A computed fold for a 350-nucleotide part of an RNA from a soil metagenome, annotated as small-subunit ribosomal RNA, central domain. The prediction has a mean pLDDT of 89.

Context: one part of a larger RNA
RNA sequence: CUGGGCGUAAAGGGCUUGUAGGCGGUUCGUUAAGUCCGGUGUGAAAUCUCCCGGCUCAACCGGGAGCGGCCAUCGGAUACUGGCGAGCUAGAGGUGGGCAGAGGAAGGCGGAAUUCCCGGUGUAGCGGUGAAAUGCGUAGAUAUCGGGAGGAACACCAGUGGCGAAGGCGGCCUUCUGGGCCUAUCCUGACGCUGAGGAGCGAAAGCGUGGGGAGCAAACCGGAUUAGAUACCCGGGUAGUCCACGCCCUAAACUGUGGAUGCUAGGUGUGGGGGGUGUCGACCCCCUCUGUGCCGUAGCUAACGCUUUAAGCAUCCCGCCUGGGGAGUACGGCCGCAAGGCUAAAACUC
Numbered sequence: 001c002u003g004g005g006c007g008u009a010a011a012g013g014g015c016u017u018g019u020a021g022g023c024g025g026u027u028c029g030u031u032a033a034g035u036c037c038g039g040u041g042u043g044a045a046a047u048c049u050c051c052c053g054g055c056u057c058a059a060c061c062g063g064g065a066g067c068g069g070c071c072a073u074c075g076g077a078u079a080c081u082g083g084c085g086a087g088c089u090a091g092a093g094g095u096g097g098g099c100a101g102a103g104g105a106a107g108g109c110g111g112a113a114u115u116c117c118c119g120g121u122g123u124a125g126c127g128g129u130g131a132a133a134u135g136c137g138u139a140g141a142u143a144u145c146g147g148g149a150g151g152a153a154c155a156c157c158a159g160u161g162g163c164g165a166a167g168g169c170g171g172c173c174u175u176c177u178g179g180g181c182c183u184a185u186c187c188u189g190a191c192g193c194u195g196a197g198g199a200g201c202g203a204a205a206g207c208g209u210g211g212g213g214a215g216c217a218a219a220c221c222g223g224a225u226u227a228g229a230u231a232c233c234c235g236g237g238u239a240g241u242c243c244a245c246g247c248c249c250u251a252a253a254c255u256g257u258g259g260a261u262g263c264u265a266g267g268u269g270u271g272g273g274g275g276g277u278g279u280c281g282a283c284c285c286c287c288u289c290u291g292u293g294c295c296g297u298a299g300c301u302a303a304c305g306c307u308u309u310a311a312g313c314a315u316c317c318c319g320c321c322u323g324g325g326g327a328g329u330a331c332g333g334c335c336g337c338a339a340g341g342c343u344a345a346a347a348c349u350c
Stems, first nucleotide, its partner, number of pairs: 003322004007304002012318001014201004021194003025088007033081002035077007048066007091191001092188003095184005103177007110154001115149007125136002162169002206247006215241002220236004258317006266295011299306002323350003332343004
């Protein structure tokens, strides 16, 4: 240097952007670095292989030939790769027109419900459970009507619907803003793919400072249950959950399936767009592009299953695995306010 793998056996990085690097459409010309051919030189001896010979054989030793891989230089070949030059439009990007959407940020507004406060009516219970009790209530509760305060979340619509790179996103309106799809085929002319490091984003919980606090609720306190009950059930209840700013950086961050490109039967739903037939128009029907589901051929798979949204057939690039435990631990380093995170062994043992 080389093997085989990564849905479920060990193994896809949480996601994106992008540096170096690797890889890269099509035509012509040129060069000849890679590549290929030939010549020359070199490639010490020993070793190795073959042949011959010497110790009675062998080991060993002597002689000859050879393989071998590399290098230098000269000459030649030009299909492929590379360099240079000039083009092309199928990749990529742009432009014009149109469309859908809980994509993101900020500000404002709304109604239902819970709780609390005030007032009215009203009286002896309410609440809770398997049954109860703790708890609340004659200082007037629960129930009901009117008024008010405040916080959080947005029923129906709602859909194996939609959007986003992932995390994730759901009342309504306004402002700012990212991406996608369709169509014209008008412009640029390979501008592309991937991406070690780097940078950014990253649910929940947690942390810092300040605010807020209705409901819910770790911890905690009671009541039950039980042999016990540091639980499950019930009554309370603080952090937290909410907002602003700054950290943390983990997850069953899952499609347990990295990204890109091309190719490979169909059938059937559904979201967005375009075209055609038809029509007064809409619907229906047909074609097509793009998403999202189900079934299924070939093929693949240990099986389960996957199957144009591949786990099929291929190419390129990155990440990762290499028996179980020890251990995602110790030590060291980097990061963090801390909690801890990232990187990551060995002894020993089976």